This is a predicted structure of a 347-nucleotide RNA (Bacterial RNase P class A) from Candidatus Planktophila dulcis.
RNA sequence: AGAGUCGCCUGGAUCACCGCGUCAUGAAAAUGCCGAGGAAAGUCCGGACUUCACAGAGCAAGGUGGUGGGUAACGCCCACCUGGAGCAAUCCACGGGAAUAGUGCAACAGAAAGUAAACCGCCAAUAGCAAUAUUGGUAAGGGUGAAACGGCGGUGUAAGAGACCACCAGUGCAUGUAGUAAUACAUGUAGCUAUGUAAACCCCACCUGAAGCAAGACCAAGAAGAUAGUGCGUUGCUCGCGCUGAGCUAUCGGGUAGGUUGCUUGAAUCUGUAAGUAAUUACAGAUCUAGAUGGAUGGUGAUCCCUCGCAAGAGGACAGGAUCCGGCUUAUAAGGCGACUCUUCUU
Numbered sequence: 001a002g003a004g005u006c007g008c009c010u011g012g013a014u015c016a017c018c019g020c021g022u023c024a025u026g027a028a029a030a031u032g033c034c035g036a037g038g039a040a041a042g043u044c045c046g047g048a049c050u051u052c053a054c055a056g057a058g059c060a061a062g063g064u065g066g067u068g069g070g071u072a073a074c075g076c077c078c079a080c081c082u083g084g085a086g087c088a089a090u091c092c093a094c095g096g097g098a099a100u101a102g103u104g105c106a107a108c109a110g111a112a113a114g115u116a117a118a119c120c121g122c123c124a125a126u127a128g129c130a131a132u133a134u135u136g137g138u139a140a141g142g143g144u145g146a147a148a149c150g151g152c153g154g155u156g157u158a159a160g161a162g163a164c165c166a167c168c169a170g171u172g173c174a175u176g177u178a179g180u181a182a183u184a185c186a187u188g189u190a191g192c193u194a195u196g197u198a199a200a201c202c203c204c205a206c207c208u209g210a211a212g213c214a215a216g217a218c219c220a221a222g223a224a225g226a227u228a229g230u231g232c233g234u235u236g237c238u239c240g241c242g243c244u245g246a247g248c249u250a251u252c253g254g255g256u257a258g259g260u261u262g263c264u265u266g267a268a269u270c271u272g273u274a275a276g277u278a279a280u281u282a283c284a285g286a287u288c289u290a291g292a293u294g295g296a297u298g299g300u301g302a303u304c305c306c307u308c309g310c311a312a313g314a315g316g317a318c319a320g321g322a323u324c325c326g327g328c329u330u331a332u333a334a335g336g337c338g339a340c341u342c343u344u345c346u347u
Base pairs, nucleotide, nucleotide: 001343002342003341004340005339006338007337008336009335010334012304013303014302015301016300017299018298020035021034023032024031025030037318041329042328044327045326046325047324048323049212050211051210052209056239057238058237059236061208062207063206064205065204066080067079068078069077070076081095082093083092084091085090096203097202102201103200104197105196106195119142120141121138122137123136124135125134126133127132150168151167153165154164155163169193170192171190172189173188174187175186176185177184178183216261217260218259219258225252226251227250228249229248230247231243232242233241268287269286270285271284272283273282274281275280305316306315307314308313
C1' cells in the first nucleotide's frame, strides 16, 4: 500500500421566544425540576407482580436437546468439544439416539433404494456347423443415481467375492493416560464395515397449572327483572381436594359508564476497586432519570456541523413510551474507534 475478518460507539449541537404533561412551592399571579429509544418496534422467548382452592396423582399436549459455566430465569450469554468452510484472522451447525427397540420414507434415473439387486460384462454347463439361445454361478469391471456401503495389493477360483491374508481407513469392545465433562490420544482385540433419513413417527433425559395491568384493590353513582340450563371452583381429560345451599352459566332487557389506586427506587444508572480467560459477580461512592389515559414530549427564529447542488436553495437515517425488567429478531442516512489476518514493497 492492497485485500479481508471481528467487536464497539455516536445517532446533529447550542441559545432565545411561545406552548404541552406530571410533580413541588405559593393566598394568587407565577416560579422551579424532569420529560422517549438503541431499537420505545415485532410481541417471539424468559421472569417480576396480580388473580383464581395451583394440596396431590395419572394420562394427554407442548417445549428444550454436545459439555461445563453465568443468570431471578430463558429457547439468552460466555468458554470449550466435535463436524464442516477458509492460506489465515474467523465463520457455520434444531450437534441426544454408533438409525443394533419398532414402524415409515428414499422423487427421477436405474436390473436393483433393503427380505437387497444380475441390465451390460465375466465364467461354466447344455443345444447348435456357426451366429446365438437356455440354465446356473459371479457384486471384480461398465452403466444409472444425491446415495449402490470400505481402499489397495495378494492368495484363491471355472470366473469371482473380507471367502482368506498383509498394510491403510472406519466402527464396536477392553485397558491405560490427559481433562470437572463433552472429548482426545495410545495399546490390544472383533472381519464388525449391507446405506441414508429422528427440523418422519417414535425412544430417552429435563422443563411446563391457567389467565393477564382491560391483571387486581377501593370509593361514588344507579338499576328491574325475565327465560333456559346447571352444582360451582379462568387447567385438555380422569380421579382427588375445596366451597355453597344458594349460587353459577347463557340469551334478552334495565342501570352506570365518574374518580382513586396498582404506577414507577429498580435483578436501576454512572464511576472506581477486586475476583474471573470470559459471560458475570462482589464491595464502595455518587445520582434520581416520563408516568400520561380526548394519552404530554411540539412550533418558530438565529448561529454552527454534515449531505446534495455551479448557485439560489433543499434536506438531517430508522423510528414515538402505555405495569416493569432480561434477551432475541427485524429497521437504521452518515460518521467514528479498536483488535486481528493474508499478500506485496521500502528501511
Lineage of the source: Bacteria > Actinomycetes > Candidatus Nanopelagicales > Candidatus Nanopelagicaceae > Candidatus Planktophila. The RNAcentral record of the sequence draws on ENA.